[in-house]
RNA sequence: AGAGUCGCCUGGAUCACCGCGUUACGUAAGUACCGAGGAAAGUCCGGACUCCGUAGAGCAAGGUGGUGGGUAACGCCCACCCGGGGAAACCCGCGGGAUCAGUGCCACAGAAAAUAGACCGCCACAUCGCAAGAUGAGGUAAGGGUGAAACGGUGGUGUAAGAGACCACCAGCAUUUAUGGUGACAUAGAUGGCUAGGUAAACCCCACUUGGAGCAAGACCAAAAAGAUGGCGUUUGAGAGCUGCUCGUUCGAGUCAUCAGGUAGGUUGCUUGAUUCUGCGAGCAAUCGCAGAACUAGAUGGAUGGUGAUCCAUUCGCGAAAGCGAGGGACAGGAUCCGGCUUAUAGGGCGACUCUUCUU
Numbered sequence: 001a002g003a004g005u006c007g008c009c010u011g012g013a014u015c016a017c018c019g020c021g022u023u024a025c026g027u028a029a030g031u032a033c034c035g036a037g038g039a040a041a042g043u044c045c046g047g048a049c050u051c052c053g054u055a056g057a058g059c060a061a062g063g064u065g066g067u068g069g070g071u072a073a074c075g076c077c078c079a080c081c082c083g084g085g086g087a088a089a090c091c092c093g094c095g096g097g098a099u100c101a102g103u104g105c106c107a108c109a110g111a112a113a114a115u116a117g118a119c120c121g122c123c124a125c126a127u128c129g130c131a132a133g134a135u136g137a138g139g140u141a142a143g144g145g146u147g148a149a150a151c152g153g154u155g156g157u158g159u160a161a162g163a164g165a166c167c168a169c170c171a172g173c174a175u176u177u178a179u180g181g182u183g184a185c186a187u188a189g190a191u192g193g194c195u196a197g198g199u200a201a202a203c204c205c206c207a208c209u210u211g212g213a214g215c216a217a218g219a220c221c222a223a224a225a226a227g228a229u230g231g232c233g234u235u236u237g238a239g240a241g242c243u244g245c246u247c248g249u250u251c252g253a254g255u256c257a258u259c260a261g262g263u264a265g266g267u268u269g270c271u272u273g274a275u276u277c278u279g280c281g282a283g284c285a286a287u288c289g290c291a292g293a294a295c296u297a298g299a300u301g302g303a304u305g306g307u308g309a310u311c312c313a314u315u316c317g318c319g320a321a322a323g324c325g326a327g328g329g330a331c332a333g334g335a336u337c338c339g340g341c342u343u344a345u346a347g348g349g350c351g352a353c354u355c356u357u358c359u360u
Base pairs, nucleotide, nucleotide: 001356002355003354004353005352006351007350008349009348010347012311013310014309015308016307017306018305020035021034023032024031025030037331041342042341044340045339046338047337048336049214050213051212052211061210062209063208064207065206066080067079068078069077070076081095082093083092084091085090096205097204102203103202104199105198106197119144120143121140122139123138125136126135127134128133152170153169154168155167156166157165171195173192174191175190176189177188178187179186180185218268219267220266221265227259228258229257230256231255232254239251240250241249242248275294276293277292278291279290280289281288282287312329314327315326316325317324318323
């Protein structure tokens, strides 16, 4: 310099004016503080919290699935193992069990797809034929052909031709020994029979694990109308209007109190928390411990906006350039709260590592 791999940060800035929401102060006018995100999103997992259910045990149904660690918990994260891909950095894996529980399935093609089988081929035998060869009944699985996959591979011995029939080496399987590792597992060796197909995101088996509904949870206050009970009333006038009160006058058949329920509405739950930041320490890491500091939305007809100025980055046009003019500023937006995952994201920036080439 070129080509690549992985991880992380940022997400326009400042000021002025007007406006909106909570809280505090104030009689009021108003003043002061604070006021969206890395995903607030999807609502896919896991918890806190609330109500309901629940003696205990089992069955059913669902979930998870290499090993060790982290965590409040997880289907999340970290480290490692195994398998696959890459020249490497690194990436991918719904990664328990398929002879030693059982069942099922394996399209098309092909003779045959799992207690193997024989289309072409190869081989000796019998019959026919002068011969080439044909037919019959057999042997075989080396070669061809089919397929994603064909019942170990290569070489030799052997044979009529062949075959783990036998032998050597290799691969793989089962049992087992030693060493290393917490472990998954790895390395080295011994023995065995010569060989065992795939599929569990098919049933199934094994281990672990799971009660249901959700802040519209739940708690409290409580109109109006209707209801229940009781009081006082209908010419012996309850109650209402006029009025500061009494009297008076007008209207007049219902009216008053209490209770229970809890609709409209309101209050609460509600934001100080597995919290954030800084420093030190433990750990490969995820993460954890200690000390100090900070308080950072709480709306419910659902606030968080608008205008202007300067700058930042950027697009287009003009220009030789300096610059000038115009436009727009990614994705998106709380609703009980946290930990994850997934998805969206213009532009800008940082770090670690790999390979190739060149120069010193």
A computed fold for a 360-nucleotide RNA from an uncultured Actinomycetes bacterium, annotated as Bacterial RNase P class A. Rfam family: Bacterial RNase P class A. By type it is a ribozyme. The sequence was found by an Rfam model in a public genome assembly.